[in-house]
Molecule: transfer RNA
Organism: Thermoplasmatales archaeon
């Protein structure tokens, strides 16, 4: 150098082909329950969907670019 592939809340994922409310487990706060703590049950907060443009009424989903990871394959020592 070419080429896949993946990047979404602290983790760990779904949606993305086929545009139209950002969801789900743990984790977190608070509260019930209990002599307490674990467990359990409820409720709450946490996303500008890697960055940056561009089509469209409308982008996490479509398109260019870029960056960062994982893999192939070529070339050179």
């Nucleotide at each position: 150098g070419c080429c896949a592939c993946u990047u979404u809340u602290g983790c760990a994922u779904a949606g993305c082909c086929c545009g139209g409310u950002a969801g789900u487990g743990c984790g977190g706060u608070u509260g019930a329950c209990u002599u307490g703590u674990a467990a359990u049950c409820a409720a709450c907060a946490g996303g500008u969907c890697g960055g940056g443009g561009g089509u469209u009424c409308g982008a996490a989903u479509c398109c260019c670019u870029c960056a960062a990871g994982u893999g192939g394959c070529u070339c050179c020592a």